[in-house]
Context: one part of a larger RNA
RNA sequence: UUGGGCGUAAAGCGUUUGUAGGUUGUUUAAUAUGUCUUUUUAAAAAUCUUUAAGCUUAACUUAAAAAAAAUAAAAGAAACGAUUAAACUUGAGUAUGUAAGAGGUAAAUGGAAUUUUUAGUUAAGCGGUUAAAUGCGUAGAGAUUAAAAGGAACACCAAUAGCGAAAGCAAUUUACUGGUACAUAACUAACACUUAGAGACGAAAGCCAGGGUAUCAAAUGGGAUUAGAUACCCCAGUAGUCCUGGCUGUAAACUAUGGAUAUUAAAAAUUGUAAAAAAUCUUUUUAUUUUAUUUACUUUUUUAAAGUUAACACGUUAAAUAUCCCGUCUGGGAAGUAUGCUCGCAAGAGUAAAACUU
Numbered sequence: 001u002u003g004g005g006c007g008u009a010a011a012g013c014g015u016u017u018g019u020a021g022g023u024u025g026u027u028u029a030a031u032a033u034g035u036c037u038u039u040u041u042a043a044a045a046a047u048c049u050u051u052a053a054g055c056u057u058a059a060c061u062u063a064a065a066a067a068a069a070a071u072a073a074a075a076g077a078a079a080c081g082a083u084u085a086a087a088c089u090u091g092a093g094u095a096u097g098u099a100a101g102a103g104g105u106a107a108a109u110g111g112a113a114u115u116u117u118u119a120g121u122u123a124a125g126c127g128g129u130u131a132a133a134u135g136c137g138u139a140g141a142g143a144u145u146a147a148a149a150g151g152a153a154c155a156c157c158a159a160u161a162g163c164g165a166a167a168g169c170a171a172u173u174u175a176c177u178g179g180u181a182c183a184u185a186a187c188u189a190a191c192a193c194u195u196a197g198a199g200a201c202g203a204a205a206g207c208c209a210g211g212g213u214a215u216c217a218a219a220u221g222g223g224a225u226u227a228g229a230u231a232c233c234c235c236a237g238u239a240g241u242c243c244u245g246g247c248u249g250u251a252a253a254c255u256a257u258g259g260a261u262a263u264u265a266a267a268a269a270u271u272g273u274a275a276a277a278a279a280u281c282u283u284u285u286u287a288u289u290u291u292a293u294u295u296a297c298u299u300u301u302u303u304a305a306a307g308u309u310a311a312c313a314c315g316u317u318a319a320a321u322a323u324c325c326c327g328u329c330u331g332g333g334a335a336g337u338a339u340g341c342u343c344g345c346a347a348g349a350g351u352a353a354a355a356c357u358u
Stems, first nucleotide, its partner, number of pairs: 004329003007312002012326001014201004021194003025088007034080001035077006049065006091191001092188003095184005103177007110154001115149008125136002162169002206247006216240001220236004258325006266303004272297005278291002307314002331358003340351004
C1' cells in the first nucleotide's frame, strides 16, 4: 500500500468561503471514445501448472503440453460511463408576501451595586479567622445621612428557550446591516455536493503602541499554619482585567461524533410559520382579537421498536441502512521532542523523525 477503522481503545482539521480534482437529477436522439463480444495477430527463454523421463527417492535436471494480461487489425453490440444536440422540473437559486430572534457594527441614554472624595451626626472600636495576627482607627475609623467623581458589569424577565459557520452573543433606545423559517409556485433550468493547496474568522492568556484603571487579581510584600510551607487561610498589592489600532493562532476550540443526499415503527413535550375547525368578546354586517384542539413544514429535548455496538450506549438531529467527497489512525515510550524549513517583535506556532528501549 491493501484490508480494517476514527463517541469513550490510535484516529474528524477549531470553524467557514472556495480553486484544481473527484462525484453528479429526469427524458429523447445521435456518435462509438471508455466498456463488452467474436475472429486473427502479438505474447523470448526461464519461472508457475499438468503429464512423462533421468540421477536408489526427494530436492534438482530434461522433454512435451497447457495457461495468461498488456499490442495491432477487422467485424459487431449500445445497457452503463463519456461527448454532442434538444427538452423537463422534483435538486439548487431568484422573485413576491409574512414572521421570529442576546446575529453583527456604531452611537446615545439609564438605574442598582462596589470603591474613593467632600460635608453633617455619633463615639471606640472596625475588619478578619477554625482560632488569631498583620491591617484600618481619637489627626475621629466603622456605622448612618446627603452630595460628587470615575470605571466596569448589566439583577428580575431567564427557560430543557432564541440567534450565529464556529469562536461566541443578554440593561434600554436609535441608525446601518448579514443570515434563517413559512406561504405562493411567478422566473432561471442542473446552475449541484465535496474540496488538496489558498483566503477569511477564531475564547482565554500573552506581546507592541497609545489611553484608562472602580472591582477583582498572577508576580511580590507582610500575617498565620507547619518539622519546613517558595502553598492552601488572612491583610495589602503590580502587571493584567476595560477601550482604540496592530500581532499571536492555540483550548477538554467537546456532541471528545467532518460535510452532503436518500430511506427506515411509535410516544411525550418544545421554537417559529401557515392552514383547518370551534368557541368567546365587540359590532348592523364584513372584519378584528384570543384560545383548550387537529394537520403540514421547521427548531430544540426526552423515552423507545427494528437495527447497530466489545460494552457503555446510539436510535428519523443515528453511532441504523446506503451512496459521494475530504481529513485522519496503524503497539507503548523516546516525542508532539530533535534537526531542517516556513511564520512570529517575542513567547512560541505549523510541519515532523530516528537511534535506543520495551
Model confidence (mean pLDDT): 84 of 100. Small-subunit ribosomal RNA, central domain from Pteridomonas danica, 358 nucleotides, folded computationally. It matches the Rfam family "Bacterial small subunit ribosomal RNA". The gene name in the source record is rns. The RNAcentral record of the full RNA draws on ENA and SILVA.